RNA sequence: UGCACCGAGGGGCGCUGCAGCGAUGAAAAUCGUCAGGCUCGGUGUGAAGGCUUCGAGUAACGGCGCCCAUUCAUU
Numbered sequence: 001u002g003c004a005c006c007g008a009g010g011g012g013c014g015c016u017g018c019a020g021c022g023a024u025g026a027a028a029a030u031c032g033u034c035a036g037g038c039u040c041g042g043u044g045u046g047a048a049g050g051c052u053u054c055g056a057g058u059a060a061c062g063g064c065g066c067c068c069a070u071u072c073a074u075u
Base pairs, nucleotide, nucleotide: 001046002045003044004043005042006041007040008039009038010068011067012066013065014064015063018037020033021032022031023030024029036061
C1' cells in the first nucleotide's frame, strides 16, 4: 500500500437520488435497488521498501427533515 473478511465510529422513521449493483438493449440509454460508498483498528493474501529493539494512543467525519438516547447550559 492493493484486495477480501470481521469489528468499531449511539439508534429509529420518512424523502431525494450521484457512484456502485441487478435487469433490458447493438448502442445511446431506461427501469429497479440505493445516503457507512468514508475513516480507524484486527486478520488473511499480494506488491513496494526495509530488516535492531521496545512502546504509546483510539480520533475525525457521514445529503435533507423529524424523533429517541447520551452530555452540557438556560428557564
A computed fold for a 75-nucleotide RNA from a Betaproteobacteria bacterium, annotated as SAH (S-adenosyl-L-homocysteine) riboswitch aptamer. The sequence was found by an Rfam model in a public genome assembly. It matches the Rfam family "SAH (S-adenosyl-L-homocysteine) riboswitch aptamer". For this family Rfam cites "Riboswitches that sense S-adenosylhomocysteine and activate genes involved in coenzyme recycling" (Wang et al., Mol Cell, 2008). Its mean pLDDT, the model's own confidence on a scale to 100, is 78.